Predicted 3D model of a 1459-nucleotide RNA (small-subunit ribosomal RNA) from an uncultured bacterium. The sequence is in RNAcentral, with records from ENA, Greengenes and SILVA. Its mean pLDDT, the model's own confidence on a scale to 100, is 87.
[in-house]
């Protein structure tokens, strides 16, 4: 320090998620060992049992018990000395430490610094005293009560218990005269403990103040002892802490009350710090002690192991009464994901009591259980390639696991035996502990897991699975080749540990104070006045609060840093230093704020004076224009209206035109990116009455300013109540079209409303999507309003306010801002903090509703944006092309055939192709064969390849016979007799038999591939490289003018060049030329005659090879003098001359594993092979190609002219012959410019006259021919016979631009035979193109987008099922809390006190006190009734969100088809 995810790709916005650390953790797999640590975060639930506070005999009476002596004795014991002294009492201190918990508490509780009006028991230091009397009571005795717990009378008794009285240094009151006020003894006997006042510290405590301490305003007002006073009660003590009585105050926006939640802190844990969290263990304060209430001792408590009294629980009871509180240590149950032992010692520290001894001490100090944390250790070390064996993986060669093992040489920590054995302990005492540490002894011997491994992130490959099982932190992954699932082998990582989970910091500048933001992503209040805060010109003098400097005091200790230092080291632990950023207390400064005073104005603001411009505002008043409507005239059939129509109006006279009248509403032109206004908003003209601006002047106030949380006004349209007013518009609502529908667009009526006057709502794309308000930063050019200044009659320059446009710097994610800032800066408001839920529910305010304002949550998603690229799209736009439309000419689509599909059908109809761009396609030719396909039959190393053993030898090839359907299998004849050779059946070679590897496969995956192919397209395009522009994605070149078939050139320009495409080279037709010459010619000469048939020739035609020819070269026009276009001329051929071949990045997961090759899979006596027979030929239909026709531009019948391409030896086959033919017979000729196929055919002539025809030929019947091993299924031709449907084809749709369409006929390929298909050929030979508005398909610029698998796209609501949370909602249960009132335990206080009563007072009878009882106030628990508020549940309801394939439509994105 970053990183992943929005996009096709970028920039920014952003929000999610990941990598550190950490933890009192739990969970899951693992676990060798030590040290130091740490251990109920949940029920402040409920506890069984022991333990946790007691001690003094040196305060004090009594004394069991046992010891000794003695003595009696009825032998059962009893007395009496003397020592011992248990339990329990009285008394004294302690029991308020110490040890637990955090429930309670938002407060002086706690933190920090401060203050007065205060107490303090042991302790320490002073000073002085301890004298005389007295009365009781426990316990101890009798007698009772009670199951118990306990307790009731009587009676003895001590004291360091109790009371008197004296003194009183000295406190203390006090009216200064006085007045009050102590004591205790004890003993080991002379030296110690103690006792009383009192002073004084010193540690501890109580009060009190300033700061500082979580959220919630969807909580806004709170308060009656509440503020404050006087008196007075109380308390140690200061108060409203109580009471009386007077006053009417306190607290609050700097957040009171209220609700919620929470013990505070030293300091943990995080971060660079600032800051966020958190307050476990240590350590300081508070707080409680079953739950409320209460108080008494006492220095201290309102008291965790004290009492009282209520309430819940639990237990004991003889039913009458009792007893009890682990949040102390163990321990239990419980409750949870979870936290240990019913140990040992008081050896040390410490604490209590005691003169000591010493008792006590679950504080402590140890041990035990937990890898629950930190921190150390080992599980060995060295060497060792035949890189061992086994795994894994493979291109089969190796790679890898890997020096790893094994094996060889060490070594001995930790364990583990065995022996020795501490410090802790200042004389004594040691739980831990036979423990730490120290020697010896075996032995590598007892010790390794866990998680990863698509990218974030270090680490890869097989297999298995097949959107399944499953992973997943976030992006994702898994649908047959998965590094992401599940195993394996390999790796990475960390290691007594490794992962998960869960929290909390960080990364996150993702609440930013350090450090963000708000035109368009979230985000400026609709405006305005303005309170309160904030902020604030210029000089001076004072202050000294803030400011900054030094000093002192605090700022506990531990922690943390940094030094040393102790434990073998670290963890730990000690010592010391610095820090503790804070807060007081104080000197000092005197700049800046700020506080007081005084002045300044060319300056901010303001007031006066003098001009100005305006749709500012409000009222009342006129005007003319148009629409309606009413009246009259003129007129006649139609008007209105639409894309077209209809609804409607009109013959009862419309529309149309002329007068006249009413009525509302609105003000054309002026008019402008102008002009006023704070915003909303304001437009006829006139007149009143008002508000701001705006320049000029210079008099005058002296900072009077800015901004503005709440407030309070004002606020477009629609709406609302009340009345008025209504002409035209026009929601609603009817009717007419249009539609599939049309509750819309569109037309025709038409009410609400819109106008007007009061009143209300207060909202909006209230927008510049840009709060006010100063100030400073380049210009330029326009236009409002005003002023100056020149020139001069219109201009020019200069200033101030205003409005625009471009524009430097800036400044932005980018667009874009750009002196009217989105630049630089101050100042104050207002706001935002992922998207959806939702600006929605709830509560509260406002309203008459309507609704407005304020404003969540659960739940959901991994993103939702925003500016800008390329692209694609468009019912967006410009420019261009193409038989693409148009003009045209002949088809399809009807008819019969054929033929291909699709379907249905079948044992099988073998697969394959699917919109252009599958369907006469793969197929250039399925009777068998092809054959992949069904049925039966048959092989099983196979029909085929390679290697090994045997064995034969040629191998093969005719001819025949049996078996069978044939494959096959099995006999017989003939013909033939391989190469080398060292000469050996030695090598090859072939066969055959045999076994193993292994052949095979038209089996699957075309979405795993190469190969080829098809299409956008013969389209004019696609792109580098350098430079430059942009943050970048890209852009530029490549856009622009022109121009071209062409990204073809020309000019231009930040591009300047390239590269595949285009275009030329190629082929090939059209003219010539040269060569050449068994083809052609009487063109020439000569035979000939039937024929170029012969000799001759190559002039010609041809052929087939080489040139030549065409380049806008020339002339004119024209265009920028450029490309280039237009016409002419010559030319055989003119502006790329016709035609082919040639297909650019790229696109369709386009198509082919059935051409071929191939990866993975899958079959192996069968999914390999071979045979027969069968099917592909099926046939109710559909669909595409195409033949034939429907006829007279023909039909039929004759004559009998003219061709080009090709082909031929298992072939083509003349001549002659035969047959009605198809064809035979026949065999010349020719491996072919020689011979053959060959005839061309339309043309022409004749005839038939519009009809189902002499059209048409389907069908079918009967004889033929061909081929073939074989025409049943299933060939093709011939002849006689039959003659169907069809009379030009519906919506629709197809080809063609010249030798083309159309028509004609000829040839090959394939093939034994089969052609309407396909490849070619040549014959006769047209119309048309005005034009690009529209289709369609492409090319180039632009423009929009919410598209980007890209419009065959995204995408929005209801409905319907499922799920999830949530809002209302009769009521219902519970929590909490306020208000009156009832009752009212204990207690303490006040009154009472006739019952009781030792000390003092009296001679005594009483008396002072004092207690109970008794009554009053207060006041917990509880109880009555109404509130407030929170939470659960709820029938039935709302809407919401989520889900792969549901339903209706199309609303939104392109003018999304009505912006």
């Nucleotide at each position: 320090a970053g990183a992943g995810u929005u996009u096709g790709a970028u920039c920014c916005u952003g929000g999610c998620u990941c990598a550190g650390a950490a933890c009192g953790a739990a969970c899951g797999c693992u676990g060798g060992c030590g040290g130091c640590a740490u251990g109920c975060u949940u029920a402040a639930c409920a506890c069984a049992u022991g333990c946790a506070a007691g001690u003094c005999g040196a305060a004090c009476g009594g004394g069991a018990u046992c010891c000794g002596g003695g003595g009696c004795u009825u032998c059962g014991g009893c007395c009496c000395c003397g020592g011992u002294g248990a339990g329990a009492g009285u008394g004294g201190c302690g029991g308020a430490c110490g040890g637990g918990u955090g429930a309670g508490u938002a407060a002086c509780g706690c933190g920090u610094g401060g203050g007065a009006a205060c107490c303090u028991g042991c302790c320490c230091a002073g000073u002085g005293g301890u004298c005389g009397g007295g009365a009781a009571u426990a316990a101890c005795c009798g007698c009772g009560g009670g199951a118990a717990a306990c307790u009731g009378c009587g009676g003895c008794u001590a004291a360091u218990a109790c009371c008197c009285g004296a003194u009183g240094c000295c406190c203390c009151c006090u009216g200064c005269g006085g007045g009050g006020g102590a004591a205790a003894g004890a003993u080991u006997u002379u030296a110690u403990c103690g006792c009383c006042a009192u002073u004084g510290g010193a540690g501890g405590g109580g009060c009190c103040c300033g700061c500082g301490u979580c959220g919630g305003a969807u909580u806004a007002g709170g308060u009656a002892g509440u503020u404050g006073g006087u008196g007075g009660g109380g308390u140690a003590a200061u108060g409203g802490c109580c009471c009386a009585c007077c006053a009417a105050g306190c607290c609050u926006g700097c957040g009171a009350u209220c609700c919620g939640u929470a013990g505070c802190u030293g300091g943990u844990c995080u971060g660079a710090g600032a800051g966020g969290a958190u307050g476990a263990u240590c350590a300081g304060c508070c707080a409680c002690a079953c739950u409320g209430g209460g108080a008494c001792u006492g220095a201290g408590a309102c008291a965790c192991g004290g009492c009282c009294c209520a309430g819940a629980c639990u237990c004991c009871u003889a039913c009458g009464g009792g007893a009890g509180g682990c949040a102390g240590c163990a321990g239990u149950g419980g409750g949870g994901a979870a936290u240990a032992u019913u140990g040992g010692a008081c050896a040390a520290u410490g604490g209590g009591c005691g003169c000591a001894a010493g008792c006590c001490u679950g504080a402590u100090c140890c041990a035990g259980c937990a890898a629950u944390g930190c921190c150390g250790c080992g599980u060995g070390a060295g060497u060792g390639a035949a890189g061992a064996a086994g795994g894994c993986c493979u291109u089969a060669g190796g790679g890898u696991u890997g020096u790893a093992a094994a094996g060889c040489u060490c070594u001995u920590u930790c364990g583990g035996c065995g022996g020795g054995g501490a410090a802790g302990a200042u004389g004594a005492u040691g739980a831990c502990g036979g423990u730490a540490c120290c020697c010896g002894c075996a032995g590598a011997a007892g010790a390794a897991g866990c998680c990863c491994c698509g990218g974030c992130u270090a680490a890869c490959u097989c297999c298995g699975u097949g959107c399944c099982a499953g992973c997943a932190g976030c992006c994702g992954c898994g649908g047959u080749a998965a590094u992401a699932c599940g195993g394996a082998g390999g790796g990475g990582g960390c290691u007594a540990g490794c992962g998960u989970u869960g929290u909390u910091c960080g990364g996150a500048a993702u609440u930013a104070c350090u450090g963000g933001g708000c035109g368009u992503a979230a985000a400026g209040g609709g405006c305005g006045c303005g309170u309160a805060g904030g902020c604030g010109g210029u000089u001076u003098g004072g202050u000294a609060a803030g400011u900054u400097a030094g000093g002192c005091g605090u700022g506990a200790a531990a922690g943390g840093c940094c030094c040393g230092g102790g434990c073998u080291c670290a963890a730990c632990c000690c010592g010391g230093g610095a820090a503790c950023u804070g807060c007081g207390c104080u000197u000092a400064a005197g700049a800046c704020u700020g506080c007081c005073g005084g002045g300044c104005u060319g300056u901010g603001a303001g007031u006066c004076c003098g001009g100005g411009a305006g749709a500012g505002g409000a009222u009342g008043g006129c005007g003319g224009a148009a629409u309606u409507c009413c009246c009259a005239g003129u007129g006649u059939a139609g008007a209105g209206g639409u894309g077209a129509a209809a609804u409607u109006c009109g013959u009862a006279g419309a529309u149309a035109u002329u007068g006249g009248g009413a009525a509302g509403a609105a003000c054309a032109c002026c008019a402008g990116u102008g002009g006023c206004g704070a915003a909303g908003g304001c437009g006829g003209c006139c007149a009143u009455c008002u508000g701001g601006c705006c320049c000029g002047g210079u008099a005058c106030u002296g900072a009077c300013g800015c901004u503005g949380a709440g407030g309070c006004g004002c606020g477009a349209a629609a709406g609302c109540g009340u009345g008025a007013g209504g002409a035209g518009c026009a929601a609603a609502c009817a009717g007419g079209a249009u539609u599939a529908g049309a509750u819309a667009c569109c037309c025709u009526g038409g009410u609400a409303g819109u106008c007007c006057a009061c009143g209300c709502c207060g909202u909006a794309a209230a927008c510049g999507a840009u709060g006010a308000g100063u100030g400073c930063u380049a210009g330029a050019c326009g236009u409002u309003g005003g002023c100056g200044a020149g020139c001069a009659u219109g201009c020019u320059c200069g200033u101030c306010a205003g409005u625009g446009u471009c524009g430097c710097a800036g400044c932005u994610a980018a667009c874009g801002c750009g002196a009217g800032a989105a630049g630089c800066a101050c100042u104050c408001c207002g706001c935002c903090u992922g998207g959806g839920g939702a600006g929605u529910a709830c509560g509260g305010c406002c309203g008459c509703a309507a609704g407005g304002u304020u404003a969540a949550a659960a739940c959901u998603c991994a993103a939702a944006g925003g500016a800008a690229u390329u692209g694609a799209c468009g019912g967006g736009g410009g420019c261009c092309c193409g038989c693409a439309c148009a003009a045209g000419c002949g088809g399809u689509g009807g008819a019969g055939c054929a033929u291909g599909u699709g379907g249905u059908u079948u044992a099988a109809u073998u697969c394959g192709a699917a919109g252009c761009a599958a369907c006469g396609c793969g197929c250039a030719g399925a009777a068998c064969c092809u054959u992949a396909c069904c049925a039966g039959c048959c092989c099983u190393u196979g029909a085929c390849a390679u290697g090994g053993g045997c064995g034969u030898c040629g191998c093969g090839g005719g001819c025949u016979c049996c078996g069978g359907a044939g494959a096959c299998g099995g006999g017989g004849c003939c013909c033939u007799u391989c190469a080398g050779u060292u000469c050996g059946g030695c090598u090859g070679g072939a066969c055959g038999c045999c076994g193993c590897a292994c052949a095979g496969g038209u089996g699957c995956u075309g979405c795993a591939u190469g190969g080829c192919u098809g299409u956008c397209g013969u389209c004019a395009g696609c792109u580098c490289g350098u430079g430059u522009c942009g943050u970048g994605a890209g852009a530029u070149g490549u856009u622009g003018g022109g121009u071209u078939a062409a990204g073809u050139c020309c000019c231009g320009c930040a591009a300047c060049g390239a590269g595949c495409g285009c275009a030329a080279c190629c082929c090939u037709c059209a003219u010539c030329u040269u060569c050449a010459g068994u083809u052609g010619c009487c063109a020439u000469c000569g035979g000939g005659u039937g024929a170029g048939c012969c000799g001759g020739g190559c002039a010609c035609u041809c052929u087939g090879a080489a040139g030549a020819a065409a380049c806008u070269g020339c002339c004119g026009g024209u265009g920028a003098c450029a490309a280039g276009c237009c016409g002419g001329a010559g030319g055989a051929a003119g502006g790329c001359g016709g035609g082919g071949a040639u297909g650019a990045c790229g696109u369709c997961a386009a198509g082919u594993c059935c051409u071929c090759a191939u990866g993975g899979c899958c079959c192996u006596u069968a999914c390999g092979g071979g045979c027969u027979g069968g099917g592909c030929u099926a046939c109710a239909c559909a669909c595409g190609u195409g033949c034939u026709a429907c006829a007279a531009u023909g039909g039929c019948g004759g004559u009998g002219a003219c061709a080009a391409u090709g082909g031929g030896c298992a072939g083509c086959g003349a001549a002659g012959g035969g047959g009605c033919g198809a064809c035979c017979c026949g065999g010349a000729g020719c491996c072919a410019a020689u011979c053959c196929c060959c005839a061309a055919a339309a043309a022409c002539c004749g005839u038939c006259u519009c009809a189902g025809u002499u059209c048409g030929g389907a069908u079918u019947g009967c004889a033929c021919u061909c081929u073939g091993c074989a025409a049943c299924u299933c060939g093709a031709g011939u002849g006689c016979a039959u003659g169907a449907a069809g009379u030009u084809g519906g919506a629709a749709u197809c080809g063609c631009u010249a030798g083309u369409a159309a028509u004609c006929g000829c040839g090959g390929a394939u093939c034994a035979g089969c052609a309407u298909g396909c490849c070619g050929c040549g014959g006769u030979g047209a119309a048309u193109a005005c034009g690009u508005u529209c289709c369609c398909g492409g090319g180039c610029c632009u423009u929009g987008u919410a598209c980007a698998c890209a419009c065959c796209g995204c995408c929005c609501g209801u409905c319907a099922c499922a799920c999830c949370a949530u809002g209302g909602g009769a009521g219902u249960u519970g929590g909490u809390u306020c208000u009156a009132c009832c009752c009212g335990a204990a207690g303490c206080c006040g009154g009472u006190g006739c019952g009781c009563u030792a000390a003092c007072c009296g001679c005594a009878a009483g008396g002072a006190g004092g207690c109970a009882g008794c009554c009053g106030a207060c006041c917990a628990c509880g109880g009555u009734a109404g509130g407030g508020u929170c939470a659960g549940c709820g029938a039935c309801u709302g809407g919401g969100g989520u889900g792969a394939a549901g339903u209706c439509g199309u609303a939104a994105c392109a003018a999304g088809g009505u912006a």